Predicted 3D model of a 97-nucleotide RNA (Glycine riboswitch aptamer) from Paenibacillus prosopidis.
The RNAcentral record of the sequence draws on Rfam.
NCBI's taxonomy places the organism under Bacteria, Bacillati, Bacilli, Paenibacillaceae, Paenibacillus.

RNA sequence: AUGAUGGUAGCGGGAGAGAUUACCGAUUACGGGUAACGCCGAAGGAGUAAGCCGGUUAAACGGUGAAUCUCUCAGGCAAAAGGACCUUUACCGGACG
Numbered sequence: 001a002u003g004a005u006g007g008u009a010g011c012g013g014g015a016g017a018g019a020u021u022a023c024c025g026a027u028u029a030c031g032g033g034u035a036a037c038g039c040c041g042a043a044g045g046a047g048u049a050a051g052c053c054g055g056u057u058a059a060a061c062g063g064u065g066a067a068u069c070u071c072u073c074a075g076g077c078a079a080a081a082g083g084a085c086c087u088u089u090a091c092c093g094g095a096c097g
Stems, first nucleotide, its partner, number of pairs: 006092005012086002018037001020036005038077003044073001045071003051064004
């Protein structure tokens, strides 16, 4: 002195699915809580391939192993909030040269 992967934070963008029904409360009205049925996947969580390791004559078997895939435990289904991921800014860090 170049400043990769990665991490943290800020701004911006950011989908899906009942403003369902019943009861209670508040109330001019809405917002809330509980229960029931119906749905959603992009907070989180769980499962899983190839490959690798162990094992076996070879297998079986076990471990490790990704997701936007699958499951919906949680969460969500007007707005608000949240939101994987993406752009950008700043900081940390220091691969490579």